[in-house]
RNA sequence: GACAGACCCUGUGCAACAGAGUGCUGUGAACCAUGUCAGGCGGGGAACCGAGCAGCAUUAAGCGGAUUUCUCUGUGUGCCGCAGUCAGCCUGUUCCC
Numbered sequence: 001g002a003c004a005g006a007c008c009c010u011g012u013g014c015a016a017c018a019g020a021g022u023g024c025u026g027u028g029a030a031c032c033a034u035g036u037c038a039g040g041c042g043g044g045g046a047a048c049c050g051a052g053c054a055g056c057a058u059u060a061a062g063c064g065g066a067u068u069u070c071u072c073u074g075u076g077u078g079c080c081g082c083a084g085u086c087a088g089c090c091u092g093u094u095c096c097c
Base pairs, nucleotide, nucleotide: 001094002093003092004091005090007088009084010083011082012081013080014078015077016075017074018073019072020071021070024065025064026063027062033058034057035056036055041050042049043048
């Protein structure tokens, strides 16, 4: 000097961490959500019908909970994978002086 590899650097993938959303779940509407509507009210000779308060149920918005289901974003967290790579450094082989 050459070749190869490792480190370094860059890009990228993956994982981790954090955040947000989603999924699960709890709660959740005096009236201005839905359903069912006791009582009472109205119509009717009656059978029945009607509107409908409370209550109950299901939920909307909202507020929580646990877990990581899923999605997205971010971070020099990893030294995990892949690729590239001027220079630098280390190792091995080889050539020359």
Molecule: Bacterial small signal recognition particle RNA
Organism: Oscillospiraceae bacterium